[in-house]
Context: one part of a larger RNA
RNA sequence: UCCAGCGAGUUAAUUUCUGAUGCAAGGUUAAGUCAAGUGACGGAGCCACAGUGAAAGCGAGCCUGAAUAGGGCGAUAUAGUAUCAGGAAUUAGACCCGAAACCGGGUGACCUAACCAUGGGCAGGUUGAAGCUACUGUAAUAGGUAGUGAAGGACCGAACCGUCGUACGCAGCAAAGUGCUCGGAUGACCUGUGGUUAGAGGUGAAAUGCCAAUCGAACUCGGAGAUAGCUGGUUCUCCUCGAAAUAGCUUUAGGGCUAGCGUCAAUUAAUUAGCAGACGGGGGUAGAGCUCUGUCAAGGACUGGGGUCCGCAAGGAUACCCACCCUUAACAAACUACGAAUACCGUCUGUGGUACAUUGGCAGUUAGAACGUCGGGGCUAAGCUCGGCGCUCGAAAGGGAAACAGCCCAGACCAUCGUCUAAGGUCCCUAAAUAUACACUCAGUGGGAAACAAGGUGAGAUUUCUUAAACAGCUAGGAUGUUGGCUUAGAAGCAGCCAUUCAUUUAAAGAGUGCGUAACAGCUCACUAGUCAAGAGAUCUUGCGUGGAAAAUGUAACGGGGCUCAAGUGUAUUACCGAAGACAUGGAUGUGUGUGCCUCACCAAGGUGAGAGCACGGGAUUAGGGAUUAGGAAAUAGGGAAUAGGGAAAAGACGAUUUGUUUUUCUUCCCCCAAUACCCAUUUUCCAAUCCUCACACCCGUGCAUCACUUUAGUGAGGCACAUACGUGGUAGAGGAGCGUUCCUGUCAGCAGUGAAGUUCAACUGGAAAGUUGGGUGGAGCGGCAGGAAGUGAGAAUGCUGGA
Numbered sequence: 001u002c003c004a005g006c007g008a009g010u011u012a013a014u015u016u017c018u019g020a021u022g023c024a025a026g027g028u029u030a031a032g033u034c035a036a037g038u039g040a041c042g043g044a045g046c047c048a049c050a051g052u053g054a055a056a057g058c059g060a061g062c063c064u065g066a067a068u069a070g071g072g073c074g075a076u077a078u079a080g081u082a083u084c085a086g087g088a089a090u091u092a093g094a095c096c097c098g099a100a101a102c103c104g105g106g107u108g109a110c111c112u113a114a115c116c117a118u119g120g121g122c123a124g125g126u127u128g129a130a131g132c133u134a135c136u137g138u139a140a141u142a143g144g145u146a147g148u149g150a151a152g153g154a155c156c157g158a159a160c161c162g163u164c165g166u167a168c169g170c171a172g173c174a175a176a177g178u179g180c181u182c183g184g185a186u187g188a189c190c191u192g193u194g195g196u197u198a199g200a201g202g203u204g205a206a207a208u209g210c211c212a213a214u215c216g217a218a219c220u221c222g223g224a225g226a227u228a229g230c231u232g233g234u235u236c237u238c239c240u241c242g243a244a245a246u247a248g249c250u251u252u253a254g255g256g257c258u259a260g261c262g263u264c265a266a267u268u269a270a271u272u273a274g275c276a277g278a279c280g281g282g283g284g285u286a287g288a289g290c291u292c293u294g295u296c297a298a299g300g301a302c303u304g305g306g307g308u309c310c311g312c313a314a315g316g317a318u319a320c321c322c323a324c325c326c327u328u329a330a331c332a333a334a335c336u337a338c339g340a341a342u343a344c345c346g347u348c349u350g351u352g353g354u355a356c357a358u359u360g361g362c363a364g365u366u367a368g369a370a371c372g373u374c375g376g377g378g379c380u381a382a383g384c385u386c387g388g389c390g391c392u393c394g395a396a397a398g399g400g401a402a403a404c405a406g407c408c409c410a411g412a413c414c415a416u417c418g419u420c421u422a423a424g425g426u427c428c429c430u431a432a433a434u435a436u437a438c439a440c441u442c443a444g445u446g447g448g449a450a451a452c453a454a455g456g457u458g459a460g461a462u463u464u465c466u467u468a469a470a471c472a473g474c475u476a477g478g479a480u481g482u483u484g485g486c487u488u489a490g491a492a493g494c495a496g497c498c499a500u501u502c503a504u505u506u507a508a509a510g511a512g513u514g515c516g517u518a519a520c521a522g523c524u525c526a527c528u529a530g531u532c533a534a535g536a537g538a539u540c541u542u543g544c545g546u547g548g549a550a551a552a553u554g555u556a557a558c559g560g561g562g563c564u565c566a567a568g569u570g571u572a573u574u575a576c577c578g579a580a581g582a583c584a585u586g587g588a589u590g591u592g593u594g595u596g597c598c599u600c601a602c603c604a605a606g607g608u609g610a611g612a613g614c615a616c617g618g619g620a621u622u623a624g625g626g627a628u629u630a631g632g633a634a635a636u637a638g639g640g641a642a643u644a645g646g647g648a649a650a651a652g653a654c655g656a657u658u659u660g661u662u663u664u665u666c667u668u669c670c671c672c673c674a675a676u677a678c679c680c681a682u683u684u685u686c687c688a689a690u691c692c693u694c695a696c697a698c699c700c701g702u703g704c705a706u707c708a709c710u711u712u713a714g715u716g717a718g719g720c721a722c723a724u725a726c727g728u729g730g731u732a733g734a735g736g737a738g739c740g741u742u743c744c745u746g747u748c749a750g751c752a753g754u755g756a757a758g759u760u761c762a763a764c765u766g767g768a769a770a771g772u773u774g775g776g777u778g779g780a781g782c783g784g785c786a787g788g789a790a791g792u793g794a795g796a797a798u799g800c801u802g803g804a
Base pairs, nucleotide, nucleotide: 001804002803003802004801005800006799011092012091013090014089015088016087017086018085019084020083021082022081023080026047027046028045032041033040034039051058052057061073062072063071064070095233096232098230102223103222104221105220106219107218113197114196115195116194117193118192119191120190121189122187124156125155126154127152131148132147133146134145135144136143160184161183162182165180166179167178168177199215201211202210203209208217236738237737238736239735240734241733246259247258248257249256250255260365261364262362263361264360265359266358267357272355274351275350276349277348278347279346280345281344287338288336289335293332294331295330297328298327299326300325303323304322305321306320307318308317309316310315368393369392371390372389373388374387375386376385377384398409399408400407413587414586415585416584418583419582420581424577425576426575427561428560429559433574435573436572437571438570439569440568446563452547453546456544457543458542459541460540461539462538463537464536465535473531474530475529476528477527479504480503481502484498485497486496510525514523515522588728589727590726591725592724593723594722595721596720597719598718599717600716601715602714604712605711606710607709608708609707610706613704614703615702616701617700618699619698624693625692626691627690628689629688631687632686633685634684635683638680639679640678645671646670647669648668649667651665652662653661654660739793741790742789743788744787745786746785747784748783750782751781758777759776760775761774762773763772764771765770
C1' cells in the first nucleotide's frame, strides 16, 4: 500500500408536537391479585372540566390599588384523554474513537542514590616531611651541614575505576558501543555479599539527578466509558424546497442564547406581498455659496487702538502691527441666508395571483471572498482594513478572458451526427470574412510604464508677410558728430552707471545683436539696395507614432506561427461561427387546474324489501271470563264378543326323476296380546261443540321512526388515466417516497439430492437502491406474500483483527 471481516444517533424514564385508533365532558388505570402462551379484576392516582393571586383566599371573575379609576391575567367563544408510531428536548457514558491529568489500594532499591554490617583489591618506579643521630654553632637557645628515617586526599605508570577530545558507528557488535588519545590510580579510592530508606515519598559532594531501557513526581490495578466549547470519522437509493457567514448579550470573540434568513404542517383570502404610474410629504446629502463659524490671497480708503519717532505740552509724523470698511478672488466632515437626483413614508389607479401574514414542529448559520460604486482609516499604498448599496462565488456546471472560485455571457431533468443566437470571435494552429467603404500608423507601435524632450506625421483653427516681389540663398552697403557723458590705469557700440539712446548724411545703417582686443583694431547682426520668382513664417488645439525604457535557468511584456493599402488602429456596414441559453422532436418527474373512471365517507331525493317499534283505521276469531250438552277422551266399578300375530303338524296346491317351495289357506293344536281392543251403563275430570261478552293479544291497511339493499344528484377525501399551464443546478439543512439485510408471526398443502444456501459468468427487467432467469461450481437447506422487531447497509476515523 492493497484485500477480507468488524466498526459509530442506541436504550430507559419524563415532557412536548404531529399522525393513527378507542372513548368523549370525560379519558385512563398503577402497584398488585387471580388465571394462564395474548385474559380478567384492581379507580389508589393522573390529566381535563375555571380562573386569578407571592399567599391567606376569592371565584366568572381574580390581582394591583384608598378607589366604583386605570391597568394585568381570565370568562363571554368548552375538548379532552389513553395507547401506538414518528420528530425533538431533558436526565442518564447518550453518535463513535482520542488526552495530558486527579484520587484510592497495592508492587518495586537484583538498575541506580545514600547509608549499615562483613569481606576483598591496588605491578613497578620516583620524591624524601616530621622525628632521630653525628658534626658545627650559641652564654644557653636558635640556626646550619651530613646521614638516618619514612610521611603524603605527594609524583610517574599497569591492573582497577572513569570518559576530556576525535574518528567510526546511527536499521549499529551495542535501545549509548569500538579505535586512538585522555583523567584518577593509598584514597572523600575501587569492589563482592547481606541489609535499610518508597512515590503527598526516598536518596542526592545538587545535574531536577537517580528510584528496574520509565521521573518537575515510578509502575500496576481500580474510581472509569474521568472530562474534552477541540481534531478526526459517521455505512443504501430517488424526489421537492433550500440557507447563513448579520444584530444584541455573553470571563465573550474558532463556543453559546435570542432575533434575522431555510423547511414542513395548519389557518386567514382581502383594498395581501411585490412591481409600475400619478399625487402628496419631511429632509439638509451631492452640488453650490460665503450671511454666520473658522481658514485664506491681492488692492484701496482712511476710521479706531497699540508700538516707534519728534515735541515741555497741546499735538504731529509713521515704508510698523491689529481691528473695522470698500473692491476683486478662494477653502471647509464637525460652516449654511440655498439645494437636487435617488431613497423612504402615505394615498389612489393598474398589474399581480399567495410569492404576503399568523400559529406550531424541526433546523442549520453567526471564520466569509472578489468585483462595481459611495465613504472612514492608510500614503486618494496593498490580493490592506472597516461600514452602506449592488452583484457573482460560497452552494453553479456550460461558453469567453491562452491557462485563471469572485470578471463578461448564461442558470445543467434526460436523449438527438437538429435549428437560432449571447459574450467573444471569423489568415493557420481553431468553428467562422485573407469581407466591404473611407481614413490613420512604420513604431512590430499594436503586443507593459510617467514626468519630461523633439522641424516624426495626419487633421482643424487663428494670425503676419507676399508680383507695389515676400521667405531662403548670393552680390553690395551697414556711415558721420563721436573715443556720447561719467567712471576708470584704460572703457573707443560691446566691465559698469546715466541719458530727451540725440542729431546729421542717407536707399539704409542701434550712442549698437553677438564674437573679439589690455584698450583699439577686426568679424558679424539689426537695417537697406540689387539678383531670383511664388508662396513663406509664427502661435494654439487635436489623432497616431519616437525617445525616456536596466535582472537574474530560455525567446519569455501578442497563447504560438506569423502579420505592414495588416492578420494593427478609427468610423460605418453586411454575412457567418459561437453555450448544457432559446427553439424543435421524444421521454421522465413535481405542483396547480380541468375532464373521465373507480373506491370510501357524508348528505338529499326516489325505489324495493323488512318493519317485531309507534300512531291511526278496520276486521275476525280464538286465548281469557260466564252458561249449556246434542259430542269425544280418560279414570272408576260391572257385562259381552270377535280378530290380527308367532310356532308345530297335516292336508291341499305348484313344479317335477327324487329331493323341494308355500306371505295363493278352505284344517287342527299350543302360546301370547288379555283384568285387551271394542260395545253397553253410571259418576267425576278433561277436551270438544254451541251461545253471550271482551281485548293492550291476532290479522289487514295506511303513515312514521328504524334497518338492509339499490338508483340518481351533490359535497369531501383518496387513487388511476388523459389533457393542459408552469416548473425540475445545489452545500448546511427541512420534508416526502422507496430498495436491500437478520430474526419473529400468519399464509402459499410454496421450492429443494430430478440439487437449497453460498460462489462465478452471462442475458434480461426497473427511474435508483435492486430484481429475475440460464450455464458452471457447490452439496443441504431456502424462499414469495401480508405484517412485526432491529446488533439493518462501509471507502476514509495516523480506525481494529487477519492475510498478501
RNAcentral holds the full RNA, with entries from ENA. The part of an RNA shown here (large-subunit ribosomal RNA, domain II) has 804 nucleotides and comes from a Candidatus Saccharimonadota bacterium. Its mean pLDDT, the model's own confidence on a scale to 100, is 80.